[in-house]
Context: one part of a larger RNA
RNA sequence: CUGGGCGUAAAGCGCGUGUAGGCGGUUCGAUAAGUCGAGUGUGAAAGCCCGAGGCUCAACCUCGGAAGUGCACUCGAAACUGUCAGGCUUGAGUACGGGAGAGGGAAGUGGAAUUCCUGGUGUAGAGGUGAAAUUCGUAGAUAUCAGGAGGAACACCGGUGGCGAAGGCGGCUUCCUGGACCGAUACUGACGCUGAGACGCGAAAGCGUGGGGAGCAAACAGGAUUAGACACCCUGGUAGUCCACGCCGUAAACGGUGAGCACUAGGUGUAGCGGGUAUUGACCCCUGCUGUGCCGCAGCUAACGCAUUAAGUGCUCCGCCUGGGAAGUACGGCCGCAAGGUUAAAACUC
Numbered sequence: 001c002u003g004g005g006c007g008u009a010a011a012g013c014g015c016g017u018g019u020a021g022g023c024g025g026u027u028c029g030a031u032a033a034g035u036c037g038a039g040u041g042u043g044a045a046a047g048c049c050c051g052a053g054g055c056u057c058a059a060c061c062u063c064g065g066a067a068g069u070g071c072a073c074u075c076g077a078a079a080c081u082g083u084c085a086g087g088c089u090u091g092a093g094u095a096c097g098g099g100a101g102a103g104g105g106a107a108g109u110g111g112a113a114u115u116c117c118u119g120g121u122g123u124a125g126a127g128g129u130g131a132a133a134u135u136c137g138u139a140g141a142u143a144u145c146a147g148g149a150g151g152a153a154c155a156c157c158g159g160u161g162g163c164g165a166a167g168g169c170g171g172c173u174u175c176c177u178g179g180a181c182c183g184a185u186a187c188u189g190a191c192g193c194u195g196a197g198a199c200g201c202g203a204a205a206g207c208g209u210g211g212g213g214a215g216c217a218a219a220c221a222g223g224a225u226u227a228g229a230c231a232c233c234c235u236g237g238u239a240g241u242c243c244a245c246g247c248c249g250u251a252a253a254c255g256g257u258g259a260g261c262a263c264u265a266g267g268u269g270u271a272g273c274g275g276g277u278a279u280u281g282a283c284c285c286c287u288g289c290u291g292u293g294c295c296g297c298a299g300c301u302a303a304c305g306c307a308u309u310a311a312g313u314g315c316u317c318c319g320c321c322u323g324g325g326a327a328g329u330a331c332g333g334c335c336g337c338a339a340g341g342u343u344a345a346a347a348c349u350c
Stems, first nucleotide, its partner, number of pairs: 003322004007304002012318001014201004021194003025088003029084003033081002035077008049065006091191001092188004096183003103177007110154001115149007125136002162169002206247006215241002220236004258317006266295011299306002323350003332343004
């Protein structure tokens, strides 16, 4: 070391693609590396264990035996693992036919609303609040009508609805493009699962260069409130929010639940596709697969709860935890323009 764990107690990497490695369906034959059996050799002496003996006993000592789980060689077994060769089709995949979708990228375009500008009507207030004030307005505001500009976001539909690996994705049209699902045949023939490193993607904020800037709005200014008010409320308002390209690489990146496969009562909604029944047809009803919710048995759980979308029962592979604080910090390495990220302690203390 071989332990026990990871929804909420410490613990699932934010997510994917995939290298090495680990693990791997069914059948026939061969082989004999692993595995199993037998034999031989070796496994120093002393010690331990057993028997006998010597010091009056014992400790101690002497003699004999056993053991020595190991290694090597030889012979043998062939179920399992491995290897080699040949088959198979249920795992996986390909072809064909369908319908669904805010999946991704690019271009174009539409209406509502806010703001601003111009013009018309019109006159003394408007705005804001718990109440006010800062603020705007007789240089004509607010309100209202017409026209124009510009940016950003897409009401209703909209739904524990859909899609995506996750982050995430919502007006409409076109182009390019990824994935999943259903159906029926044909084909390939284990081509599979996981995945240390690695590589890629990755909300918001932030950074660089250049644009853009309507609304909103950190910072900031003013007005209030208050004992004070570096806030909550109000009036303004710059970064930013938007676009292009390049960085950053984090999050309560959450289902706080890694991925895959198999098995284990049901009930009820909903989305996509199919079959049956029925009908003039569409519904209704029965049923299959895939997804997404709720309830619930066995079982599990410290409890809460989970319960065919498992936290149940098993197997495979990866990641992670090992008392609290110091600390996700210091130092060092790597990455970054920076902000910082990542890897990651100890003294000391309870």
The prediction has a mean pLDDT of 88.
The part of an RNA shown here (small-subunit ribosomal RNA, central domain) has 350 nucleotides and comes from a metagenome.